Background: Model confidence (mean pLDDT): 77 of 100. This is a predicted structure of a 121-nucleotide RNA (TPP riboswitch aptamer (THI element)) from an Anaerolineae bacterium. Taxonomically the source falls in Anaerolineae (Bacteria, Bacillati, Chloroflexota). Of the family's consensus pairs, 100% are formed in the model. It was read from a public genome assembly, where an Rfam model found it. Its Rfam family is "TPP riboswitch aptamer (THI element)". About the family: Vitamin B(1) in its active form thiamin pyrophosphate (TPP) is an essential coenzyme that is synthesised by coupling of pyrimidine and thiazole moieties in bacteria.

[in-house]
This record gives sequence, structure tokens and C1' cells, in this order.
RNA sequence: UAUAAGAUGCAGGGGAGCUCGAGGAAAUCGGGCUGAGAGGGCGCCUGCGCGUGAAAUACCGGCGCCGACCCUUUGACCUGAUCUGGUUAACGCCAGCGGAGGAAGCAGCCCGUGACUUUUU
Repeated sequence: UAUAAGAUGCAGGGGAGCUCGAGGAAAUCGGGCUGAGAGGGCGCCUGCGCGUGAAAUACCGGCGCCGACCCUUUGACCUGAUCUGGUUAACGCCAGCGGAGGAAGCAGCCCGUGACUUUUU
């Protein structure tokens, strides 16, 4: 001086699908599937509708902060993808694609190793 491992510190990245029912005052409540996680808390924004009716259709969303969970090159997650095959009530549910393309990390410490330099014998 470079580098592999280790623990530590601080920092950072990411996703939330499918389905059944209730309800219609709340953009509400509950069940099922896969999963680590399918939105726990707070706040904000706007949309359909609001009538009658025995019923039906459509709609029940978005954003921010915090929390939970996963991940930080041994790669979470995203793209291709309204993809291909299988399975399912349905779905990234399973497999393929995939040695694909992208994707969030630094610091000092410790130990080992290599290279170079200097000194002594």
C1' cells in the first nucleotide's frame, strides 16, 4: 500500500397482489389464497354516487410522515411483461425467461495474505 473474512458504527434501498361477502354515514368493515410482509397509526387530497326501486351494474382511490417486514453487490426490488408453459375460484400461485438489463455502502477497527520500499545480520 492493495485485498478476502469478521464484528461494530453510521447511512441507504424496496414492495404491498388476487379473491369472496357485508355495507353505502365512512373513499367503511370482515373472510379466503400466496408470502417475511398484502397496509398498523396519524394527517392531507380529490372522484363516482347520493332520487325511486324487489334487485342489479359501476365505484370504494391517491399522496405524505411514522411503524412492521425484506434487503444493501452472497442483490430486496424494478424492467422486459397486457411475455411463455402449468396450476387455480383467481392472481408473479409455481416454473421458465435468468449466467438477461437495471438496482441501495461507506467509515474506522481486527486478523490473514500478496506486492513494493527501507534498515540490520